[in-house]
Context: one part of a larger RNA
Order: sequence, then C1' cells, then structure tokens
RNA sequence: CUGGGCGUAAAGCGUGCUGGGUACGGUUCGGAAAGAAAGAUGUGAAAUCCCAGAGCUUAACUUUGGGACUGCAUUUUUAACUACCGAGCUAGAGUGUGUCGAAGGGAGGUGGAAUUCCGCAUUAGCAGUGAAAUGCGUAGAUAUGCGGAGGAACACCGAUGGCGAAGGCAGCCUCCUGGGAUAACACUGACGCUCAUGCACGAAAGCGUGGGGAGCAAACAGGAUUAGAUACCCUGGUAGUCCACGCCCUAAACGAUGUCAACUAGCUGUUGGGGCCUUCCGGGCCAUGGUAGCGCAACUAACGUGAAGUUGACCGCCUGGGGAAGCCACGGUCGCAAGAUUAAAACUC
Repeated sequence: CUGGGCGUAAAGCGUGCUGGGUACGGUUCGGAAAGAAAGAUGUGAAAUCCCAGAGCUUAACUUUGGGACUGCAUUUUUAACUACCGAGCUAGAGUGUGUCGAAGGGAGGUGGAAUUCCGCAUUAGCAGUGAAAUGCGUAGAUAUGCGGAGGAACACCGAUGGCGAAGGCAGCCUCCUGGGAUAACACUGACGCUCAUGCACGAAAGCGUGGGGAGCAAACAGGAUUAGAUACCCUGGUAGUCCACGCCCUAAACGAUGUCAACUAGCUGUUGGGGCCUUCCGGGCCAUGGUAGCGCAACUAACGUGAAGUUGACCGCCUGGGGAAGCCACGGUCGCAAGAUUAAAACUC
C1' cells in the first nucleotide's frame, strides 16, 4: 500500500452552510455513439517467449516452420448499461393555501419574592462550628415593623416535557424574525445527497475599551484543624460573574455513536397537530411528527444496541502496546496577550 476498522480497546472534525469544485444520483421515450462490445483490414522489425521438427553422441547451444506479441490505427456493426443531447413524468426535493404548538433568536418595556445597604422605632448580645476562634455589636448590632436605594436571578408551574444545527434556551408583555408539525388540494418538475478548501456560529474561563457591582467569589488576609496545612472548615475579600462593542475558538463541545436514504417482530408511556365514532362529562379507534422505557431476530470480545442490525452514497479519522519527550520541539498560519491550529525525531521495554 492493500486490508480491516472508528459507543467503551487507536479512531466521528464542536456544529452548520454551499458560490465554485469532487464523488454519487428517481422515472419514460427519442437521438447521437464518448466509454463498452463484436467483426474486418493494416501494423505490431529481428532476437527473445511457446509448440512441432532438424543439426552437433545428449543437453546447453544452433536452426526451420507455425503460434504468440493480449497493443495501436482505420473501418463496419450493436445500443442493454454509464456519460452526453432533446422531449416528458411525479414516487425524491421544494412552493402556495388553511390550522397549530413550542424556555428557537433579537430588541424594548415591566412584575413580585429574596439577599445586601441606608433611615426611623426597641435592648444586649449576634454570627459561626465537630468544637472554637477571627469577625460584628452600648459609636445601639441581631431579631421585628415601616419606608427607601441598587444589582442580579426568575420559586411554584416543571416533567424520562418543549424548542434549536450545535453551543444552548425558562417571570410576564409588546414588536421584529428563523425553523417545524399537520390537513386537503393545487403548483414547480430531479431543482437532489455528501462535501477537501472556504464561510458562519460556537459553553465556561480569559483579553481590550467604557459602564455597572446586590449576592457569590479565584487571588489575597485573618481564625481554626494538623507533625506540617501554601488545603478541606470559618470570618472577610479583589479580579471576575452583569451590560455594550470588539477579540479569543477551546471543553468528558458526550449519545464518548458523522450526514443522507431504504429496509427489518412486537408491547408500553409521554408530547404536537389531524380524522372517525360516541352516552358530548369523558372515552374509544385510526393514520402521522417527535421523545422515552421494555424487547424476539440480527450484530457484538463482552457490556449492550431498533441501531452499534441488513444495505447504498459521500466526507472525516485510526494503523501494536507501556514509559518518556508531550499536546511538546522546529517551521507555517491565526491572536493584543493567554495561547490556538498544523505536527515530528532521538531514548527505552
């Protein structure tokens, strides 16, 4: 390399999009004949090779005849398949109409509970722990009541629930906006699928500028614990957490499971819309979109899995194991930086 693989052993890019490009691509008819197939002609030097002979006593060797030289060119024919050209079709894909549900996204507004702080009223402790101490408090704390300020998060509902490509999304209202499901028709007519590169999005932490700062809280300080305690526990507490704009681009970014399509026993919940029946409270049945639990077959090393089964299309990735270098060196690209990405070798068993 081939092959074999990628849930847990090495291995699915964090996720999506497609202008160009690559691979593959539903169905009918006609055309032409590039691939493909059949025939003919020419050529395919000699030697070599194969077969049958001949010559050296045999063999090697030499030599005669035939074959082969699986190729190329020209030409005739075939038209099922692939590609191409033309005309159609509707089962894929999409559009329109009606209905519907949802924490999908963005912007603006608004609500109550709680924490903290401030003001007023009252008096002696409060807070904290395994136990304490640091800490707070007669300069009036804690608790309670009333009033005020400010920031952040949205109890119950709430769910094996819903939405989103993923990251993720939750008080309520309004506006803008994306996607989906469903019912019956109508329309377009293969417009599809997958994608190296590219582009976009991408938790948290972190970075830049300017705001904001209630609670929480890296760092830091103190008190404990301890042999020590640079920790776990306690009292404080700054970045940060929040907002706007711009970066960063990584996660056990997980279903550790790429996307699309087809097929393959059932049973039970739940969620969305629809149809039919009904005693119109409620219930039953049917097909359908999601989401879960159980489970023959099949697969698997086993665990398990309705896909991780049986197949097809395309992309990505892996190539014995342990240690170590090490997610590191050098170089490239990106970044303000932190660093990210790409990615070796020596050594050793």

This is a predicted structure of a 349-nucleotide part of an RNA (small-subunit ribosomal RNA, central domain) from uncultured Bordetella sp. It matches the Rfam family "Bacterial small subunit ribosomal RNA". Its mean pLDDT, the model's own confidence on a scale to 100, is 82.